Context: one part of a larger RNA
Molecule: large-subunit ribosomal RNA, domain II
Organism: Candidatus Woesearchaeota archaeon
RNA sequence: GCCAGGGAGUAUAUCUGUGUGGCGAGCAUAAUCCUGUUAAGGGAGCAUGCGAAGGGAAACCAAUUUUCGCGCAAGCAAUGAGGCGAAUGGUAUGAAAGUGCCAUGUAGUCACAUGGAUACGACCCGAAACCGGGUGAUCUAAUCUUGGGUAGGGUGAAGCCCCCGUAAAAAGGGGUGGAGGCCCGAAGAAGUUCUGCGUGCAAGCGUUUUUCUAACUUGAGAUUAGGGGUGAUAAGCCCAUCGAACCCGGUGAUAGCUGGUUCCGAUCGAAAUUGGCCGCAGUCAAGCCUGGAGGGAGAUAGUAUUACAGGUAGAGAGACGGAUUGGGGAUUUAGGGCCUUAACAGGCUCGGUCUCUUGUCCAACUCCGAAUGGUAAUACAUUGUAGAUCUCUGGAGACGGGGGAGCGGGGUAAACUCGUUCUCCUCGAGGGAAACAACCCAGACCAUGGUUAAGGUCCCUAAAUGCUAUUUGAGUGCUAUGGGGCGAAGAUCGUUUACAACCAAAGACAGCGAGGAGGUUUGCUUAGAAGCAGCAAUCCUUUAAAAAGUGCGUAACAGCUUACUCGUCAAGGUUGUAAGCAUCCAAAAUGGACGGGGCUAAAUUAGCUACCGAUACCAUGGAGUACAGCAAUGUAUCUGGUAGGUCGGUGUACUGUUAGGGUAGAAGCAUGCUCACGCGAGUAUGUGGACCUGACUGUAAUAAAAAUCCUGGC
Numbered sequence: 001g002c003c004a005g006g007g008a009g010u011a012u013a014u015c016u017g018u019g020u021g022g023c024g025a026g027c028a029u030a031a032u033c034c035u036g037u038u039a040a041g042g043g044a045g046c047a048u049g050c051g052a053a054g055g056g057a058a059a060c061c062a063a064u065u066u067u068c069g070c071g072c073a074a075g076c077a078a079u080g081a082g083g084c085g086a087a088u089g090g091u092a093u094g095a096a097a098g099u100g101c102c103a104u105g106u107a108g109u110c111a112c113a114u115g116g117a118u119a120c121g122a123c124c125c126g127a128a129a130c131c132g133g134g135u136g137a138u139c140u141a142a143u144c145u146u147g148g149g150u151a152g153g154g155u156g157a158a159g160c161c162c163c164c165g166u167a168a169a170a171a172g173g174g175g176u177g178g179a180g181g182c183c184c185g186a187a188g189a190a191g192u193u194c195u196g197c198g199u200g201c202a203a204g205c206g207u208u209u210u211u212c213u214a215a216c217u218u219g220a221g222a223u224u225a226g227g228g229g230u231g232a233u234a235a236g237c238c239c240a241u242c243g244a245a246c247c248c249g250g251u252g253a254u255a256g257c258u259g260g261u262u263c264c265g266a267u268c269g270a271a272a273u274u275g276g277c278c279g280c281a282g283u284c285a286a287g288c289c290u291g292g293a294g295g296g297a298g299a300u301a302g303u304a305u306u307a308c309a310g311g312u313a314g315a316g317a318g319a320c321g322g323a324u325u326g327g328g329g330a331u332u333u334a335g336g337g338c339c340u341u342a343a344c345a346g347g348c349u350c351g352g353u354c355u356c357u358u359g360u361c362c363a364a365c366u367c368c369g370a371a372u373g374g375u376a377a378u379a380c381a382u383u384g385u386a387g388a389u390c391u392c393u394g395g396a397g398a399c400g401g402g403g404g405a406g407c408g409g410g411g412u413a414a415a416c417u418c419g420u421u422c423u424c425c426u427c428g429a430g431g432g433a434a435a436c437a438a439c440c441c442a443g444a445c446c447a448u449g450g451u452u453a454a455g456g457u458c459c460c461u462a463a464a465u466g467c468u469a470u471u472u473g474a475g476u477g478c479u480a481u482g483g484g485g486c487g488a489a490g491a492u493c494g495u496u497u498a499c500a501a502c503c504a505a506a507g508a509c510a511g512c513g514a515g516g517a518g519g520u521u522u523g524c525u526u527a528g529a530a531g532c533a534g535c536a537a538u539c540c541u542u543u544a545a546a547a548a549g550u551g552c553g554u555a556a557c558a559g560c561u562u563a564c565u566c567g568u569c570a571a572g573g574u575u576g577u578a579a580g581c582a583u584c585c586a587a588a589a590u591g592g593a594c595g596g597g598g599c600u601a602a603a604u605u606a607g608c609u610a611c612c613g614a615u616a617c618c619a620u621g622g623a624g625u626a627c628a629g630c631a632a633u634g635u636a637u638c639u640g641g642u643a644g645g646u647c648g649g650u651g652u653a654c655u656g657u658u659a660g661g662g663u664a665g666a667a668g669c670a671u672g673c674u675c676a677c678g679c680g681a682g683u684a685u686g687u688g689g690a691c692c693u694g695a696c697u698g699u700a701a702u703a704a705a706a707a708u709c710c711u712g713g714c
Base pairs, nucleotide, nucleotide: 001714002713003712004711005710006709012119013118014117015116016115017114018113019112020111021110022109023108026050027049028048032044033043034042035041054061055060067086068085069084070083074079087104088103089102090101091100092099093098123260124259126257130250131249132248133247134246135245141224142223143222144221145220146219147218148217149216152184153183154182155180159176160175161174162173163172188211189210190209194206196205197204226242228238229237230236263649264648265647266646267645268644273286274285275284276283277282288397289395290394291393292392293391294390298383299382300381302380303379304378305377306376307375308374314368315366316365321362322361323360326357327356328355329354330353331352335350336349337348338347339346340345401425402424403423404422405421406420407419408418409417410416430441431440432439445622446621447620448619449618450617451616455612456611457610458597459596460595464609466608467607468606469605471603477599478598490584491583492582494581495580496579497578498577499576500575501574502573503572511568512567513566514565515564517541518540519539522536523535524534547562551560552559623639624638625636626635627634628633650703652700653699654698656696657695658694659693660692661691668687669686670685671684672683673682674681675680
């Protein structure tokens, strides 16, 4: 891992609903006793409990009347069970008025079944822990008693002897000697590295390494015990167990936490919000879902009209508060700076105030001011006597939400965070977007056939290699959104379109041919400055035209060239603005993505006609639900669904009653067929060889795929 078997809402008590039944202003017995064949059962037992009266803290007091009105069903009407209201009554309080609760002629009680609550193990499995009583020092820690063990080699302390030396010493040299928590190293002890081998249920082997006369090592026997020991301290060790051992018990500890929780169908169908809580993984109340009952006529998400409230979007700034650009003028000069002056004083400038003009803003500005939205009324519409809105009551779940669009707060931003309205996912399948909870289309009862939506129609791949025009030459592109997708500011004599201005047959634009002069080398400056370093000026003449000179060049000249003019040629040209497509900007790590192939359209823009394409829509047939109906049948904008509520059914084991089957073959097993929406049921054949079952009830240790589930097998 697979298979088989086992495996989870139960028992009792109390409370509270619902269903059925008994009796009913009453209902029921409990313990116990008697009887009975041990039993089942029968009888007694009215103590007690609930109910029939309430109000008040208590003392205490205590509901005479069926009085009136409305009104559902029904009915022609009157009337009118229940129902609603008024009035009246009881009591508490109060001086009273009044107010609270209750009553007005009754419905309870017991049993069984079942929903829920509480107490208990309380649906099942699961702690880390806590406490009690015991067992452990054969492992290991320390200590005690008594024993054992440590090859070989090296080094060579003190002391002593001799030599030398000294006044005597010291120092020096040579021997001898054999010290040391000394050195190398075997046994022994240890366990660093290879992150070697080894994966066998649990730490071994090899290699390398440390130590080896010592605070060394070791045998045997003893002692210390669990909040205790022992500890050269690592919270180490105390029998593979240690930040408090192990065993048994309290014990089914507790777990707001994780996991699991077993057959089918029908019907409705949520919430992730608000408030409280040592509350934030929970829970209580409300809101939201569901079942039942009551009641008896309106209800309202839509649209329109009318009326009302309002200060947002926008706008404004000569309407306030605040912020704020440039310019002009007036005035005062409070003040700063500069200049003139001996001083007084004067002038300029910056600035102040006022004014004119110009240009901008504000969530906490408003002279203004929408649209939506809101409130109310009316009408329409929808819905409701086939019973709504509403009221009461039983049962929940949920209180981690998330995405998109619009409008906002925070943040540089985020698949960020906090709001609000709508919507979807959650709880929603199907088609499209390559794949993709929430993007587009569309809300799935079943079957068959057709038509469309979104999106598509070269091949993969169903359908156009469709039609009419445009643009692009970059593989640009062939990507609705989202991201996993990208691409900015800026630039372009790429190309297309439109518009404007100007030039042009009296010849434009480009090219080519010719000219491009004189005063003059203008003046100054300068070594020089002659059109062309720089400064100033920038005239006149001849001309078809020619600058006091556009650029190159020279030391300075020279030289080349341009403006400008003529000729030639021959028809459009020059400049600007706007828009479309395109280009540059544009660099990332395996080779690489339009889904792919590939495409010059199979790209792009504008249009047209076909076709494909879903559980949508239509048709036919069928099933169910709700309602009406005696039925036939009809009606429905009905029948997706998690948590969850409600309803109906299937199957298993056994009891009771009843009816049966079986050696002429029971159960079980295997295969096939038939029926059933389904759980399932029936039947045939084979096998098997002795029990089995229907109907109606009752009782439950009643249904398996999951729980790192348990046991066994493989």